[in-house]
RNA sequence: GCCGUUGUAGCUCAGCGGUAGAGCAGAGCUUUCGUAAAGCUAAGGUCGGGGGUUCAAAUCCCUCCAACGGCA
Numbered sequence: 001g002c003c004g005u006u007g008u009a010g011c012u013c014a015g016c017g018g019u020a021g022a023g024c025a026g027a028g029c030u031u032u033c034g035u036a037a038a039g040c041u042a043a044g045g046u047c048g049g050g051g052g053u054u055c056a057a058a059u060c061c062c063u064c065c066a067a068c069g070g071c072a
Base pairs, nucleotide, nucleotide: 001071002070003069004068005067006066007065010024011023012022013021018055027041028040029039030038048064049063050062051061052060
């Protein structure tokens, strides 16, 4: 330099045009003499940045950034 994969909650990951989700972690409550475990509840997101297409974009297209891999 070229090609590809990945980027979504604090962490690990789903979601591939039509309301952004799960598990774990953290918070509150119940239970216990107390802790842990268990159960319940709520919270937590400019979906890597910018632009485009579309009635509508995390999702499709372009570009940039970052991490990883391959080729040279």
This is a predicted structure of a 72-nucleotide RNA (transfer RNA) from an Alphaproteobacteria bacterium.
Its mean pLDDT, the model's own confidence on a scale to 100, is 84.
Its Rfam family is "tRNA". It is annotated as a transfer RNA. About the family: Transfer RNA (tRNA) molecules are approximately 80 nucleotides in length.
It was read from a public genome assembly.